[in-house]
RNA sequence: GCACCCUUAGUCUAGUCUGGUAGGACUCAACCUUCCCAAGGUUGUAGCGCGGGUUCAAAUCCCGCAGGGUGCA
Numbered sequence: 001g002c003a004c005c006c007u008u009a010g011u012c013u014a015g016u017c018u019g020g021u022a023g024g025a026c027u028c029a030a031c032c033u034u035c036c037c038a039a040g041g042u043u044g045u046a047g048c049g050c051g052g053g054u055u056c057a058a059a060u061c062c063c064g065c066a067g068g069g070u071g072c073a
Stems, first nucleotide, its partner, number of pairs: 001072007010026004020056001028044005049065005
């Protein structure tokens, strides 16, 4: 230099192909339960790497950028 892949909450992860309410687990908070703690139960908080484009509508499609990885030279 060229090609390909990855980036979603504090952590891990599904969804992207085929655009249509962002889902799950752990953590955290409140409450229930308990003499207290732990365990268990209910509810809740919090997320699509950045910029632009297409579209009624973008995590998803297109372009660029950043970070990381693999291969080739």
A computed fold for a 73-nucleotide RNA from a Promethearchaeati archaeon, annotated as transfer RNA. The RNAcentral record of the sequence draws on ENA. Rfam family: tRNA. The coordinates come from a structure-prediction model, not an experiment, and the mean pLDDT is 81.